Predicted 3D model of a 358-nucleotide RNA (Bacterial RNase P class A). Its mean pLDDT, the model's own confidence on a scale to 100, is 76. It matches the Rfam family "Bacterial RNase P class A". It is annotated as a ribozyme. The model forms 98% of the base pairs in the Rfam consensus.
RNA sequence: CGAGCGGCUCUGACGGUCGCUCCGGCGUUACGCCGGGGAGGAAAGUCCGGGCUCCGCAGGGCAGGAUGCCGGGUAACGCCCGGUCGGCGCGAGCCGAAGGAAAGUGCCACAGAAAACAAACAGCCCGAAAGGGAAAUGGUGAAAAGGUAGGGUAAGAGCCUACCGGAUGCGGCGAAAGCCGUAUGCCUGGCAAACCCCAUCCGGAGCAAGGUCGAAUAGGGAGGGAUGAGGCGGCCCGCCGACCUCCGGGUCGACCGCGUGGGUUGAUUGAACAAGUUAACCCUUAGGGACGCCGCAAGGCGUCUCACAGAUAAAUGACCGUCUGAACACAGAACCCGGCUUAUGAACCGCUCGUUUU
Repeated sequence: CGAGCGGCUCUGACGGUCGCUCCGGCGUUACGCCGGGGAGGAAAGUCCGGGCUCCGCAGGGCAGGAUGCCGGGUAACGCCCGGUCGGCGCGAGCCGAAGGAAAGUGCCACAGAAAACAAACAGCCCGAAAGGGAAAUGGUGAAAAGGUAGGGUAAGAGCCUACCGGAUGCGGCGAAAGCCGUAUGCCUGGCAAACCCCAUCCGGAGCAAGGUCGAAUAGGGAGGGAUGAGGCGGCCCGCCGACCUCCGGGUCGACCGCGUGGGUUGAUUGAACAAGUUAACCCUUAGGGACGCCGCAAGGCGUCUCACAGAUAAAUGACCGUCUGAACACAGAACCCGGCUUAUGAACCGCUCGUUUU
């Protein structure tokens, strides 16, 4: 220098001009002024896991779904960390739905004799033939009954031997997955992202959850129902037990949930034990950061510290200047968290391979 692998961090700051939105205050209203808050590393996909909410839940069974090497972490996970095995790469490293095929059922195109309780097309051996032996060789195929070599034999065959692969037993190491050694000729394909079996986990629906208030109102018609409608939100047993379904009509707006977490005490404004302001303290968050300790790590514990987007047609913007190596790319919250995946700009660190020079 080129090609690549892994990791980490940031995706602006300050000033000016013009705007948007939410909250508070003031001004008589429209509106204006003042003060304060105002997106992301992925806010995205909605793919997993949870919180929360409502519904369901005597109990049992069936069905269904998910996961699947071992150990650990976590609120939990299909996530993360460490290890094992397998595959890929010269390598740094990366990838893996990685349980069971002697529980059963099923499938294996074409070709081929045969696709698995074996069989025999050509060829081989014995035999005059009939018939028998054998599975090495050829051919087919993604795959052909362990592989290679030698012995052996009529020809052959783990029939025997050596090496290699596997299985099982034993011994050692390891917490385990598994690894190492050794003995036994023990050696009957593959597919479970086919059904299935085994183990573990799982009730359903989602903030349009759900609640409050307001507005409207009406009654009517048809059908079914204690000979059991209907409900128990997959089904059955079972349990509950009087209303249920449809047509047509009316209404269809606001608030809470929802975001500067909550509480106690004191002071203060106040008529007030209302409401507000403020101070101290306490609790809370699967919350962020720093430090210390434990752990290989993921992570855990302790102390300190920080903590304001909450809209509903729906704001969070645009331009200019300065700074820095640079401020570009992808992108826009909608109940909230933890992950994964996808999109995307830049900086830095470590490592690998190659080339050249010293």